[in-house]
RNA sequence: GGCCUCGUCGUCUACUGGUCAGGACGCCACCCCCUCAAGGUGGAAAAGGGGGUUCGAUUCCCCUCGGGGCUA
Repeated sequence: GGCCUCGUCGUCUACUGGUCAGGACGCCACCCCCUCAAGGUGGAAAAGGGGGUUCGAUUCCCCUCGGGGCUA
C1' cells in the first nucleotide's frame, strides 16, 4: 500500500430502515434494615466524525478517524 472485520450509556451487549434505541452489571435517589450487604422501586447515562440515498438512517452507500486481522 491492498483486502477483510469491528466501533451503540462508565463496561458488556441487543436492535439490520419506522413513533420514546432495549437489557445486564455499575452509578444516583428513595424504600426495607439497628447498621451494612442482599432485596424492592424509580432515575441519569450511548449510535466515532462528515457527506449521500430515502418521507424517514444506529441500520444502506461513500469518505474519514480509531482498534484488530490477512497479504505484499